[in-house]
RNA sequence: UAAUACAUGCAAGUCGAGCGGAAUUACUAUGAGAGCUUGCUCGAGUAGUAAUUUAGCGGCGGACGGGUGAGUAACACGUGGGUAACCUACCUAAUAGACUGGGAUAACCUCGGGAAACCGAAGCUAAAACCGGAUAACUGUGAUUCAUGCAUAUGGAGCAUAUAAAAGAUGCUAAGGCAUCACUAAUAGAUGGGCCCGCGGCGCAUUAGCUAGUUGGUGGGGUAAAGGCCUACCAAGGCGACGAUGCGUAGCCGACCUGAGAGGGUGAACGGCCACACUGGAACUGAGACACGGUCCAGACUCCUACGGGAGGCAGCAGUAGGGAAUCUUCCGCAAUGGGCGAAAGCCUGACGGAGCAACGCCGCGUGAGCGAAGAAGGUCUUCGGAUUGUAACGCUCUGUCUUUAAGGAAGAACAACUUAUAGAGGGAAUGCUAUAAGAAUGACGGUACUUAAGGAGGAAGCCCCGGCUAACUACGUGCCAGCAGCCGCGGUAAUACGUAGGGGGCAAGCGUUGUCCGGAAUUAUUGGGCGUAAAGCGCGCGCAGGCGGUCAUAAAAGUCUGGUGUGAAAACCUAGGGCUCAACCCUGGGACUGCAUUGGAAACUCUAUGACUUGAGAGCAGAAGAGGAGAGUGGAAUUCCUAGUGUAGCGGUGAAAUGCGUAGAUAUUAGGAGGAACACCAGUGGCGAAGGCGACUCUCUGGUCUGCAACUGACGCUGAGGCGCGAAAGCGUGGGGAGCAAACAGGAUUAGAUACCCUGGUAGUCCACGCUGUAAACGAUGAGUGCUAUGUGUUGGAGGGUACCACCUUCAGUGCAGUAGUUAACGCAAUAAGCACUCCGCCUGGGGAGUACGGUCGCAAGGCUGAAACUCAAAGGAAUUGACGGGGGCCCGCACAAGCAGUGGAGCAUGUGGUUUAAUUCGAAGCAACGCGAAGAACCUUACCAGGUCUUGACAUCCCUUUGACCGGUCUAGAGAUAGACCUUCUCUUCGGAGCAAAGGAGACAGGUGGUGCAUGGUUGUCGUCAGCUCGUGUCGUGAGAUGUUGGGUUAAGUCCCGCAACGAGCGCAACCCCUAUACUUAGUUGCCAGCAUUAAGUUGGGCACUCUAAGAAGACUGCCGGUGACAAACCGGAGGAAGGCGGGGAUGACGUCAAAUCAUCAUGCCCCUUAUGACCUGGGCUACACACGUGCUACAAUGGAUGGUACAGAGGGAAGCGAAGUCGCGAGGUGGAGCCAAUCCCAAAAAGCCAUUCUCAGUUCGGAUUGUAGGCUGCAACUCGCCUACAUGAAGCUGGAAUUGCUAGUAAUCGCGGAUCAGAAUGCCGCGGUGAAUACGUUCCCGGGCCUUGUACACACCGCCCGUCACACCACGAGAGUUUGUAACACCCGAAGCCGGUGGGGUAACCGCAAGGAGCUAGCCGUCGAAGGUGGGACAGAUGAUUGGGGUGAAGUCGUAACAAGGUAGCCGUAUCGGAAGG
Repeated sequence: UAAUACAUGCAAGUCGAGCGGAAUUACUAUGAGAGCUUGCUCGAGUAGUAAUUUAGCGGCGGACGGGUGAGUAACACGUGGGUAACCUACCUAAUAGACUGGGAUAACCUCGGGAAACCGAAGCUAAAACCGGAUAACUGUGAUUCAUGCAUAUGGAGCAUAUAAAAGAUGCUAAGGCAUCACUAAUAGAUGGGCCCGCGGCGCAUUAGCUAGUUGGUGGGGUAAAGGCCUACCAAGGCGACGAUGCGUAGCCGACCUGAGAGGGUGAACGGCCACACUGGAACUGAGACACGGUCCAGACUCCUACGGGAGGCAGCAGUAGGGAAUCUUCCGCAAUGGGCGAAAGCCUGACGGAGCAACGCCGCGUGAGCGAAGAAGGUCUUCGGAUUGUAACGCUCUGUCUUUAAGGAAGAACAACUUAUAGAGGGAAUGCUAUAAGAAUGACGGUACUUAAGGAGGAAGCCCCGGCUAACUACGUGCCAGCAGCCGCGGUAAUACGUAGGGGGCAAGCGUUGUCCGGAAUUAUUGGGCGUAAAGCGCGCGCAGGCGGUCAUAAAAGUCUGGUGUGAAAACCUAGGGCUCAACCCUGGGACUGCAUUGGAAACUCUAUGACUUGAGAGCAGAAGAGGAGAGUGGAAUUCCUAGUGUAGCGGUGAAAUGCGUAGAUAUUAGGAGGAACACCAGUGGCGAAGGCGACUCUCUGGUCUGCAACUGACGCUGAGGCGCGAAAGCGUGGGGAGCAAACAGGAUUAGAUACCCUGGUAGUCCACGCUGUAAACGAUGAGUGCUAUGUGUUGGAGGGUACCACCUUCAGUGCAGUAGUUAACGCAAUAAGCACUCCGCCUGGGGAGUACGGUCGCAAGGCUGAAACUCAAAGGAAUUGACGGGGGCCCGCACAAGCAGUGGAGCAUGUGGUUUAAUUCGAAGCAACGCGAAGAACCUUACCAGGUCUUGACAUCCCUUUGACCGGUCUAGAGAUAGACCUUCUCUUCGGAGCAAAGGAGACAGGUGGUGCAUGGUUGUCGUCAGCUCGUGUCGUGAGAUGUUGGGUUAAGUCCCGCAACGAGCGCAACCCCUAUACUUAGUUGCCAGCAUUAAGUUGGGCACUCUAAGAAGACUGCCGGUGACAAACCGGAGGAAGGCGGGGAUGACGUCAAAUCAUCAUGCCCCUUAUGACCUGGGCUACACACGUGCUACAAUGGAUGGUACAGAGGGAAGCGAAGUCGCGAGGUGGAGCCAAUCCCAAAAAGCCAUUCUCAGUUCGGAUUGUAGGCUGCAACUCGCCUACAUGAAGCUGGAAUUGCUAGUAAUCGCGGAUCAGAAUGCCGCGGUGAAUACGUUCCCGGGCCUUGUACACACCGCCCGUCACACCACGAGAGUUUGUAACACCCGAAGCCGGUGGGGUAACCGCAAGGAGCUAGCCGUCGAAGGUGGGACAGAUGAUUGGGGUGAAGUCGUAACAAGGUAGCCGUAUCGGAAGG
């Protein structure tokens, strides 16, 4: 949990001292008859006595005890009262009595019916069964009267009337009689009940109206009793927002759990009350029932049956089935306690006392104690040393609780009754009654508790956890898998979080999980919260109820305070003691039970009543301002339209256009007219209004406000649930009106699209009248009222003072700003509070679902108001901070743009990349910041790739053993080579012991890897960026994150410097220090130089070191000087001087950091992987491929040029396996040659552009040189794949390059040549060098990048961000839905059992009356009212289900757009209308 159904047994009987019988036994008397031993035995029967049993009549009890919680929201319960409106068997006390008669009937017997249950008829009989009469009052009833009383009524007096019994039972007595029990009447008590009332305790208002016996009255009936409890009539009442009615849920309480308390939750056990007894109805009996183990009826179910008919009710104790996650023995006993009956013994008692089962709970105890380091073994970890398990074990010495066996062994038992004794009252006595003492007897539990003995550490430990919260850590396995998880979260190859192990922590006969409740949660806040922006102030007012309310006084005493009394059952709780060895548990006393009732007292405060007051409020008089409202009229400017004139080709519109208008005359302009709408300037954080809102002028009507005065009223006030009214725009209805504007719509643009933004048109609408709607971001996101609490400064309307007029001062009412205290999470607010207080109202309680659904209500509709849940998430949100970002702002810089010059992009070629191909085309680099990059140089090698051939301790390192004396080198053979074989040659030192070295062979540790991971790393590097930034200490500010410093004003190339400043200082960066270069000087002159002197072909030589130059030093430049600007600064501008001027030019130098940037293939390195291969060797091939695409370059396209001839001037480098001269050969590449040079000496080495001449004359050329052929040269083992160069020949594309894009600001670009590294050879690349040598920069609007400040932000993986909606797919819950179906409670009608009540006659009838007839009364029958179940009907409510459908939620990387967040690229948002795939417009 199934108040589901129940087999079987038991749970309520008892009394023979109420009665008649019956049965059995014993005895007495008698005794038919029989046997015979003739006086004995047996003995039916009859009469009687005694004992036992008991079917029936009768009495009492079966209304208690026991069970359950279905129903019940109710006077059911709790608490306190009332009953003068009542009853009470048995019991107690006191009073009176118990007289006299009668008729039946069960049992029994005889018949009959039935299967049974049971029933019918005739006959007999008893009573403490039943009935009549007498007597009786302190009783009932009815009048009367007196008193009390508001009244119902109460008390007293008298009258009338009615009502009783068991001549019983037992005991005693010689007998009258007495006693006890039983009985009758009445009184009182006790006990137990009935009825009534105040107050208290659930949810829903998406239940707001309910009620016809309903509310009251009168008469009657009924009851133990008041009462519409019932009935007839009369009246129309009664209940309800202080929540009626309805629906849902629920037994209530003492108490129990929790909590500091206030509270919250619960109603198991124990105790009190109630209700129920298969479901529904009903009465009977009785003191008491509408009765759990009684009756009748209906229904469902089960059982029996001969089918006609009957029987039953475990929610008593056990037990069974079923349901369920889940809950026990068909036990023992009446020994105790209690109950029923009885005079008693006693009987009955599944109440109860006990035992059994279940760690279900609470309590107690044990599983051992002491010593014990070789710190054993084993396990685990390890830095391999050890650590830990761990005194733990083993071992030694003890103890003996519990368990086991044996022996002893309780308390719980004392009443009653009996026997005996004593005493007392009463009585004539006895029995009897009352009290005390003694005796005897009684134990289910149970041979239990307990005690003793024996024995031996023997028989006795588990569960959870170890990431944080939270006490306790390591290893292995696994690899976003398996899994864990209370929350946060853990797991993607080093997991204290998973699993296992070791170790540790916690609790312990338990431990952990799950569920429920309270707490923490001040997270529903009375104690004790909030509402500007986080959820939350109704859009605004008027106002009924309600709540709250100024000053003084008096009274009363409702609230309040205080004392007494009663009650608040017991148990529970707290406390002091006591008893079980302790405890749990039990017992005794006290406290408490915060409450209710009643009764005294107090009177400050609140209420109430009364009286007064004036300051709140109002009214009065005198003034004031105003877009306050309504109606009527009037006015001018402008737009549009119409008419006419002038006039001609455009107008209009935009970013640019087009649609549109216009030669039928537009636009423009002039004049006239029509019509509608709105009112420029004044105009102001100015005014008015409650809010919405209100703006030309005049008139009429009208509301409110402010100021002054103080003659009036005297608290008349504040707030305000419901209610009523007002209420922008849009929208709706009817009728007008319609100039302009303008949803929808149409067209033109824009666009990928453009249902938009822009343009041209344009209808509802906008306007008026009347009516509706009732919403807005209706906002100050701030309800109304009152009082108090620093200042300063504007402004509007008054008043007073003051002034010659101002100014100025004071004050009231508004409206702004700044700001103190205070407050706030912060922002902010701050006398117009968001401060300090009071009063009243409204509202909030995580986000979404959702202001949705359903229901109700309002509305013509659109819709409004009220307003959920399922489900889902762990957040959503506020304020502020730091960043980042912005198609935000300001300031500034940079070859960033602009201004220029030269290019790239087009051609051919070179080179790199992609792609493709391939056996392989090794690998890496990927926007800037990969792509002439790693590679400062791939024919072999390199080489990492591919094919084939080989090796396996290995090509390389260390260690060990054995053998040898070599190794190296040379020759030969096989082979593509690696390799294999043969031959020649053959160690060093020595103390002579040996040592060293090398090779070969062998075994294993290991080698080896350009294999993977740059997202495990070190190191190195790129980039922002040579940008000017990045930080710290102390202090200060802030709750904090953080800020300040570092911002500001200037200035700079610079966070460079100056000034200011709650900051003061400091560090890394900047600058400087370093190198080269520009000037002069000093020193030094060889290999350099040569002015003068000499000399030569020649600085060749002598000489010299002045000059150039070389290379060392020192100098010089610092805004130092002058003028101006600036703030007397920093600095800037100009000038002088100077070789150089404001950093002179160039280089090196790269802050904190960013990009998981690059690199495991430079190197190093963790982990993983390979180990006869992913290692090693060799040959050949490949990295060099080629429909194509891109990057970077070279050469060109020509005349500023080409070609030919002549001629001039550098710098910086390199050189020994080298540079290589002169000479000589070759057209040339080159060959030969070998001088000189280890270099300021020699060589490479010719510089080229340039200059001077000649030629070409604009052509695909005498431009251009690709491609190709032939012949050569060089390097190198080797030039085929695949090198460079030369000569001759060939002579392609290309005539200046689309979109786009790069570099450069001066010795720069451009142009010209020279050298070097790498390297055998192989640059158009790279790194350097010099020669010639420009143009331009107005400037910072724009593009790109960067710095500082500020602003916005829904971003923080930081805009390559975030994010919205449709559509498609899957799943989930919900709504609607033609309906279908089930249930609940009513209503109307029909039928109407049992039964009470009423009626009824011509049925029946013992007691009473009557002589009788008959009557009274009762009764079977019949009729009627009511009436359960049942039937029919239409509705209400609730649940389940339903094709289909609607939105919602959640999901992996789907589709379409990009609405929002930045000015989000059209600012966004709110209400409304309309349109659109969607966001949306």
Overview:
This is a predicted structure of a 1481-nucleotide RNA (small-subunit ribosomal RNA) from an uncultured compost bacterium. Its mean pLDDT, the model's own confidence on a scale to 100, is 84. RNAcentral holds the sequence, with entries from ENA, Greengenes and SILVA. Its Rfam family is "Bacterial small subunit ribosomal RNA". Gene Ontology terms of the family: structural constituent of ribosome and ribosome.